[in-house]
Predicted 3D model of a 371-nucleotide RNA (Bacterial RNase P class A) from Desulfobulbaceae bacterium B35. A source record names the gene rnpB. Its Rfam family is "Bacterial RNase P class A". The family's RNA type in Rfam is ribozyme. About the family: Ribonuclease P (RNase P) is a ubiquitous endoribonuclease, found in archaea, bacteria and eukarya as well as chloroplasts and mitochondria.
């Protein structure tokens, strides 16, 4: 210098004007209103996919069923998250992706193919043995041929996948049939907390794939979510208590009132209680942020100091202008014109996943050149 891997940061700045939500202070009469000051979205606030806090309901204890997780150790309040390590796969490498069990059982494996798992044989190889034909021979038999019985699975053919691989011996042809090496299984030793690694011995090889098929093993899991729940409380129904009244007439209707007329015991009044609208709370100090020191390979943990940081519910957090910075285009230049993403709190945390204009930084690998 070129190419690549990986981790992180930022997500326009300042000012002016006009507004919005909340808090504090002042003026005003306590109200209406006004003035001053302060605070006011994110790295993902998103998807709502996991794990928790908190709340209510359920629950003696245990088991079954159902669901989830799945290398090991560690971290954490917890997790399906994270760290380190380990094995397998990919990559020259940095690095990336994956992880219980298929030699307990059951099921399934399209098409093609002989055969998809108690094995089997289309082409093929052989035909030692048995059989047939011919020849020789006195005969047992010998030789040649056939490919009938039979033997074989080396080679070909199918497939995503074919019953250890490869070489030599062996054989009629073949075959772990025998042997060396590699793989595999079992056992032993050493190292490691462990997954596992390394070394040795024995065994001729048993064990195709599929568990997001049933299943087996280990561990975990009660349900519903802040529209949870708690409190205050207009109104309504039903309920309770007291008083009044029940034909000697409570109460209601007509009516300005009285008389009067009509209806009439299904009651009327007050209080308690109930809990709809509405309001308050839950709800902003928290597994909290920042800095320093210490422990740890790391995730993370501990100590000290310091800070208080949105709180709405037809749901505030905005708009315009100016200047500056960044990038793009034009121009020799002064300068001119343009661009800025994804998205937006709603009980709160820890994660994961997904979206994102542009800019910046660290570390590592490979190639090339120079010293």
């Nucleotide at each position: 210098c070129g190419g690549g891997g990986u981790g992180g940061g930022u997500g326009c700045a300042u000012g002016a004007u006009c507004g919005c939500u909340c808090c504090g202070g002042c003026c005003g009469g306590c109200a209406a209103g006004g003035c001053c000051g302060g605070a006011g979205a994110g790295g993902a606030a998103a998807g709502u996919c996991c794990g928790a806090a908190c709340a209510c309901c359920g629950c003696a204890g245990g088991g079954c069923a159902c669901g989830g997780u799945g290398g090991u150790u560690c971290g954490u309040a917890a997790c399906g998250c994270g760290a380190a390590c380990u094995c397998c796969g990919g990559g020259u490498a940095a690095c990336c992706g994956g992880g219980g069990g298929a030699a307990a059982g059951u099921g399934c494996c399209a098409c093609a193919g002989a055969a998809a798992a108690u094995a089997u044989a289309c082409c093929g190889c052989c035909g030692a043995u048995g059989g047939g034909a011919c020849g020789c021979g006195g005969a047992c038999g010998c030789g040649u041929c056939c490919a009938c019985a039979g033997g074989c699975a080396a080679g070909g053919u199918u497939g995503a996948a074919a019953u250890g691989g490869c070489g030599a011996g062996g054989u009629a042809a073949g075959a772990g049939c025998u042997c060396a090496c590699c793989g595999c299984u079992u056992c032993c030793g050493u190292g490691g907390c462990g997954a596992c690694a390394c070394g040795g011995a024995a065994g001729g090889c048993a064990u195709g794939g599929u568990a997001a098929a049933c299943c087996c093993c280990a561990c975990c899991g009660g349900g519903u979510g802040c529209a949870a729940g708690a409190c205050c409380a207009a109104a309504u129904a039903g309920g309770g208590a007291a008083g009044c009244g029940c034909c000697u007439g409570a109460a209601g209707g007509c009516g300005g009132c009285c008389c009067g007329c009509c209806u009439g015991a299904u009651g009327c009044u007050u209080c308690c209680g109930g809990g709809u609208a509405g309001g308050u709370u839950g709800c902003a100090c928290g597994a909290g942020g920042u800095g320093c020191c210490g422990g740890g390979c790391g995730a993370c943990c501990g100590g000290c100091a310091u800070c208080c940081c949105a709180g709405u519910c037809a749901a505030a957090u905005g708009a315009u202008c100016a200047u500056g910075a960044u990038c793009c285009g034009c121009g020799c230049a002064g300068g001119c014109g343009g661009a800025g993403a994804c998205a937006g709190a709603a009980u709160u945390c820890g994660g994961c996943u997904u979206a994102c204009a542009g800019c910046c930084c660290g570390c590592c690998c490979c190639g090339u050149u120079u010293u």